[in-house]
Molecule: c-di-GMP-I-GGC riboswitch aptamer
Organism: Bacillota bacterium
RNA sequence: AUUGAUAAAGGCAAACCCGGCGAAAGCCUGGGACGCAAAGCCACAGGGCCUUCCGGUUAGUGGGUGGCAGCCUGGCUACCGAUG
Numbered sequence: 001a002u003u004g005a006u007a008a009a010g011g012c013a014a015a016c017c018c019g020g021c022g023a024a025a026g027c028c029u030g031g032g033a034c035g036c037a038a039a040g041c042c043a044c045a046g047g048g049c050c051u052u053c054c055g056g057u058u059a060g061u062g063g064g065u066g067g068c069a070g071c072c073u074g075g076c077u078a079c080c081g082a083u084g
Base pairs, nucleotide, nucleotide: 001083002082003081004080011036012035016031017030019028020027021026034070040076041075042074045073046072047071048068049067050066052064053063054062
């Protein structure tokens, strides 16, 4: 630098459940594993989705709020193995 053997060490943890926070989306702790080679971080990089408020409409929709990084692209950082 490239790469992730249907591999290994180590790691994370969807749905669901207990408890807590929140108006909601959703988040946090614990349990639990569907999966993950960045499922580590960034939502003030772009797009998308969800929430809620406002405006508007015949209808497509516009703006604000909060959220999703396990929706995609992108940025930053990093363990182990393999190859050069």